[in-house]
RNA sequence: GACGACCGGCGAACGGGUGCGUUAACGCGUACACAAUGUUACCUUAUACAGGGAGAUAGCCUUUAGAAAUGAAGAUUAAUAUCCCAUAGUUUAAUGAUCUGGCAUCAUAUUAUUAAUUAAAGAUUUAUCGGUAUAAGAUGAGUAUGCGUCCUAUUAGCUAGAUGGUAGGUUAAAAACUCACCAUGGCAACGAUAGUAGGGGCCCUGAGAGGGGGAUCCCCCACACUGGUACUGAGACACGGACCAGACUCCUACGGGAGGCAGCAGUGAGGAAUAUUGGACAAUGGAGGCAACUCUGAUCCAGCCAUGCCGCGUGCAGGAAGACGGUCCUAUGGAUUGUAAACUGCUUUUAUAGAGGAAGAAACCUUUCCACGUGUGGAAAGCUGACGGUACUCUACGAAUAAGCACCGGCUAACUCCGUGCCAGCAGCCGCGGUAAUACGGAGGGUGCAAGCGUUAUCCGGAAUCAUUGGGUUUAAAGGGUCCGUAGCGGGCAAUUAAGUCAGAGGUGAAAUCCCACAGCUCAGCUGUGGAACUGCCUUUGAUACUGAUUGUCUUGAAUUUUAGUGAAGUAGAUAGAAUAUGUAGUGUAGCGGUGAAAUGCAUAGAUAUUACAUAGAAUACCGAUUGCGAAGGCAGUCUACUAAACUAACAAUUGACGCUAAUGGACGAAAGCGUGGGUAGCGAACAGGAUUAGAUACCCUGGUAGUCCACGCCGUAAACGAUGGAUACUAGUUGUUGGGGUUUACCUCAGUGACUAAGCGAAAGUGAUAAGUAUCCCACCUGGGGAGUACGUUCGCAAGGAUGAAACUCAAAGGAAUUGACGGGGGCCCGCACAAGCGGUGGAGCAUGUGGUUUAAUUCGAUGAUACGCGAGGAACCUUACCAGGGCUUAAAUGUAAGUUGCAUUAGUUAGAGAUAGCUAUUUCUUCGGACUACUUACAAGGUGCUGCAUGGUUGUCGUCAGCUCGUGCCGUGAGGUGUCAGGUUAAGUCCUAUAACGAGCGCAACCCCUAUCAUUAGUUGCUAGCAGGUCAUGCUGAGGACUCUAAUGAGACUGCCGGUGCAAACCGUGAGGAAGGUGGGGAUGACGUCAAAUCAUCACGGCCCUUACGUCCUGGGCUACACACGUGCUACAAUGGUAUAUACAGAGAGCAGCCACUACGCGAGUAGGAGCGAAUCUAUUAAAGUAUAUCUCAGUUCGGAUCGGAGUCUGCAACUCGACUCCGUGAAGCUGGAAUCGCUAGUAAUCGCAUAUCAGCCAUGAUGCGGUGAAUACGUUCCCGGGCCUUGUACACACCGCCCGUCAAGCCAUGGAAUCUGGGAGUACCUGAAGUCGGUGACCGCAAGGAGCCGCCUAGGGUAAAACUGGUAACUAGGGCUAAGUCGUAACAAGGUAGCCG
Repeated sequence: GACGACCGGCGAACGGGUGCGUUAACGCGUACACAAUGUUACCUUAUACAGGGAGAUAGCCUUUAGAAAUGAAGAUUAAUAUCCCAUAGUUUAAUGAUCUGGCAUCAUAUUAUUAAUUAAAGAUUUAUCGGUAUAAGAUGAGUAUGCGUCCUAUUAGCUAGAUGGUAGGUUAAAAACUCACCAUGGCAACGAUAGUAGGGGCCCUGAGAGGGGGAUCCCCCACACUGGUACUGAGACACGGACCAGACUCCUACGGGAGGCAGCAGUGAGGAAUAUUGGACAAUGGAGGCAACUCUGAUCCAGCCAUGCCGCGUGCAGGAAGACGGUCCUAUGGAUUGUAAACUGCUUUUAUAGAGGAAGAAACCUUUCCACGUGUGGAAAGCUGACGGUACUCUACGAAUAAGCACCGGCUAACUCCGUGCCAGCAGCCGCGGUAAUACGGAGGGUGCAAGCGUUAUCCGGAAUCAUUGGGUUUAAAGGGUCCGUAGCGGGCAAUUAAGUCAGAGGUGAAAUCCCACAGCUCAGCUGUGGAACUGCCUUUGAUACUGAUUGUCUUGAAUUUUAGUGAAGUAGAUAGAAUAUGUAGUGUAGCGGUGAAAUGCAUAGAUAUUACAUAGAAUACCGAUUGCGAAGGCAGUCUACUAAACUAACAAUUGACGCUAAUGGACGAAAGCGUGGGUAGCGAACAGGAUUAGAUACCCUGGUAGUCCACGCCGUAAACGAUGGAUACUAGUUGUUGGGGUUUACCUCAGUGACUAAGCGAAAGUGAUAAGUAUCCCACCUGGGGAGUACGUUCGCAAGGAUGAAACUCAAAGGAAUUGACGGGGGCCCGCACAAGCGGUGGAGCAUGUGGUUUAAUUCGAUGAUACGCGAGGAACCUUACCAGGGCUUAAAUGUAAGUUGCAUUAGUUAGAGAUAGCUAUUUCUUCGGACUACUUACAAGGUGCUGCAUGGUUGUCGUCAGCUCGUGCCGUGAGGUGUCAGGUUAAGUCCUAUAACGAGCGCAACCCCUAUCAUUAGUUGCUAGCAGGUCAUGCUGAGGACUCUAAUGAGACUGCCGGUGCAAACCGUGAGGAAGGUGGGGAUGACGUCAAAUCAUCACGGCCCUUACGUCCUGGGCUACACACGUGCUACAAUGGUAUAUACAGAGAGCAGCCACUACGCGAGUAGGAGCGAAUCUAUUAAAGUAUAUCUCAGUUCGGAUCGGAGUCUGCAACUCGACUCCGUGAAGCUGGAAUCGCUAGUAAUCGCAUAUCAGCCAUGAUGCGGUGAAUACGUUCCCGGGCCUUGUACACACCGCCCGUCAAGCCAUGGAAUCUGGGAGUACCUGAAGUCGGUGACCGCAAGGAGCCGCCUAGGGUAAAACUGGUAACUAGGGCUAAGUCGUAACAAGGUAGCCG
């Protein structure tokens, strides 16, 4: 004042948000200080005051500029706005005085004098509210200081107001805060500078110590679009104030203006992801006001979100036909889902509906009353609820409204089926999936948690895996190459002190949090009250053992002096002999040299060899040794000079802790290498040549430059190793040796250097007084493998390179010690027809047979190094037969069971056909009457030589008839394992003996079993026949006999038993004896644990899969028998030790009735026709052959050889064409003893000769299995080849050497380094420019004045320019690295890895 604008006052610096920062700081935390005589509005207390005056200005009115924002001019006006005078107090300055106190300058109080300067305001309802000064309090700020406060040294130097002084200025106040002058300081290895980051109370985790974090709540700091600046104010350099600059957005009339959500909601963007443009000031609190009251996105409430924590429910009881359905199985039936459901009864939290309905409210204020007595206190009543008709209570209703997610191979609780078939997929780690997946997908069942459950990310724990508590360093990662030397640690005694240490007291350690007790929400979460705690810091008073400090002292640690002894210790000089090479001369002649073998090379121009002399350089034989010395590297002929160290003795003397260790630093430091100058005999990288080899840029050989040597200077590394840092002390012994001493040869002692061992330690190997034991001190180093000792950076170096030293990425291992095997172009021992010694073969020829290959319609299938190939097959013309072509069938065959029916089923003939098959004709069951047989129908059960032998059983091969393979108990070892089972002997043998931490046992060996060799007993027929008798041409033919042979049953015998020798024994030897047989007599059967995913699904059986008018089955024909070729196994030969002819002797073992077949006849013969005997010790095949005798052939493609072919036949069989065997006649091929290579055999064996049998109609049989006849040679021996056994050794192998494994190149992918160039970022420097603004100066204009406008100057944000530095991105090209089932080349390493390996 119109209670509007406006003036004035107070507030706006609180509250609320966020975490940018060139915030690593006095920022924060904690403690203390302000004596630096500072500040503090509002609030409280006290004292003293408020007298007089003046000029403006907003508003309002008039005019005016502009689009707007916003102004401009004039006139006029008020105040608690502003100014002047007065009065006091305070303050300041100077000079004095007194009291008290302290912390150095000093401080407080009182007081005197002089000088300077400055206060106030009213309003009013008369109750009060204000105003000024001073002092004090409270509160809030400000400042200083001690201590604490992140990572990196591949950040080592930083700093110019920087550090200090003096004099000014500024500030509330100390101070380089600022300025002038002066000085050159200050910080830093106890980490400066650079990098990153708000800090704390607290939160998560952990037993703790720690580790990680800084949301919500509280405290502090910083910030408010970015940067700068001041104004106002008690307080700001001010989130919702001002000015300037910049970026951005908006308005515009293009001139100019406006803005700042890191307040609450809300929008966009970004993102894996985070809420409503809500209600109320009712409560608590704040600001203003006397108050009513106003404001308050502070706050209180509500909304959204299973985000977390807490609580509640989804029902409870009964109920077995253990229902239906599902799933599984050993499937007529069980198990499980499962008391689960149905069904019966009960309850009603919750949901739904209806009804009632809070506490949070006590004040302020108003009214009334009371006490004192005039503004204070108290009492009563009234008024006020956003949440909210919410919490809560009652009634009704009815199991009614309410269960999911993950997992089920181990870790880790929970299992089966189906599908899939290294696919699809899973997976935290190990890993799962290739036809029986508890691991994938589905299902059933189960387990765990539950309104949640899983996944992902992060942090702690487990992790003693950074180890203070609480680790290590010989070999696993890790001891510095060695010594010297600052910080670190340090002997005895005494005193002083009280810093560390310990104790008492005081202060502080905000609240919240954590813990305990109690209480309030129905419980709990949550909240409140009290306690304890906050392990810390500070102050103070004591204690003094230990540590520290100071002082004194001691000798035992350490050191020194003297004498003596020892050594390849070092440096320099001198010198010696052997060897080598070269030169000269002599002798001498054809080779020398070298190697696995050679060649290059040297040599007739005279080498090598040898003799003499000379020259040169390098290295020092013997002594010589786990020897000695040195810090390490290292040091070796002898002598001299100089220098250093160690040990011992004399326990003699001296010093008095002088010691130990050692980041940074310094010195030394093998070999190779580098520089300069010498030297160069031998050796010898590079290089050349010769060999080897697939190649050979190697190993071997011939040469040979640098180098090796010396002087000076660099380098600074080695597997610089004892893979073991240094020092000190302690802890059982035995035995060598070096140096010294004692003692006198017993030994003792000191210092070294070795071996073995105790306790202990150690993962073990091992170590063990020279520790890797027990302790202390100091230093160095480690933290999975690779990438990588690499890159970048820095530093050293002449260079080569050294030192320091990452990351990305990648793997689930890498590694140590030991064990068992296996293996070795490791070792030792032993065995075997393994070699050797022999004999005979194969490989060459022809044929047979099997296989491969090729062919084919098919040539069925299997077996494929040894361990397939005359194998399955011990017998393919059809059949077999599984294969092919063609034609058929669809339940045929067999076996039943049950029921019913039937007697035209069966048999014989015939037609078509290739046949299977189809059709026709004839016949018409048997019977003991119980039935049998056949056929038909129905039901149930088929078949497969189809696949998988890598799903299997059974069987078999091989190592191998090799001598091994194991167990129980005990003992040793942490363990895997070992011992036994090894060692010394011996054996065919793990056979036996001795020894022995082993003692026993099992499967194997051997034996028991069979055959054979000898004898005895018993028994004599079909066998035998000596004696007796009979008989015959002849014959055991006959009587008879049991003697013999033989047959076949039982026994005996042989056991190293005896003798001799050797030996402990086992055992071996002997041409021993005896004996038929002699050392397992000779054969056979017998095959340990296991190996080869060995072989077989085609002998058989069987799981799974597959086919079902066919992958089943029947029939005919073909094929398995093909044929440029290759291989295996055989037969016959190549001839005279033979062929041919004639004559003639001697076996064994098997077989025979759809059979063997005597004998007779015929045929050249294969055979045929007759026909006895025999189911076999009776008969038959049945003459055995080689052999022997005689004759012939006479060395030739033959009188060898017999293939092939032609002709004619015989036999079997339904049938001999493809595709049988045999006979006769004719034909008469290759082949004249077999290359490389390779096989069998050790005695009645090899070689050779024939005979028999199985299969079988016959036979491709030269095969297989047996039988007998004749009947050898050789073995020195274990060096070598092959295989095996035992012990030992090495190993990077364990799918086990057919193992493992390295590097280049080629391909793909990934990350990284370098890189011309291009492009960012922040910080700084120099120069130029420079707003706003403070300050300073000026101020002729304005104003009465104070002062101001203006102008000038300093400083500065920002801008521009320049040159460098730092740090990112990008990039042609380039480098190495990593990864990737089956690429190329070699074979470097592991064994002696085939040249021992490795380090520099």
Description
Model confidence (mean pLDDT): 80 of 100. A computed fold for a 1400-nucleotide RNA from an uncultured bacterium, annotated as small-subunit ribosomal RNA. Rfam family: Bacterial small subunit ribosomal RNA.